The RNA shown here (Glycine riboswitch aptamer) has 73 nucleotides and comes from a soil metagenome.
Its Rfam family is "Glycine riboswitch aptamer". Rfam describes the family as follows. This family represents the bacterial glycine riboswitch. Its family is annotated with glycine biosynthetic process in the Gene Ontology.
The sequence is in RNAcentral, with records from MGnify.

RNA sequence: GAUCGGGAGAGCACAGCCACGCGCUGUCGCCGAAGGGGCAACGCCCAUAAACUCUCAGGCAAAAGGACCGGUC
Numbered sequence: 001g002a003u004c005g006g007g008a009g010a011g012c013a014c015a016g017c018c019a020c021g022c023g024c025u026g027u028c029g030c031c032g033a034a035g036g037g038g039c040a041a042c043g044c045c046c047a048u049a050a051a052c053u054c055u056c057a058g059g060c061a062a063a064a065g066g067a068c069c070g071g072u073c
Base pairs, nucleotide, nucleotide: 001073002072003071004070005069006068011028013027014026015025016024017023029060030059031058035056036054037053038052
C1' cells in the first nucleotide's frame, strides 16, 4: 500500500424553489474519528505532535464516508 471485518458523535429541523428526484437555496441549532489549521515540553537554537484544540472543509434517519483496531497478502 491492497483486501476483508469491526467502527462513534450530532435536527429524518424549519422555510422557499422545483423539472416533485434521495434535488437546489437560505435560516438557525449541533458533531468530530476523512482532510486541513493552531499550540507544549524535550532543548541554548532551527524545528516538531496528538485521539488536545478550531470547526475552513466534511457530517447530523438510512445509504455513503469514517480516525483507529484486527486478519490476510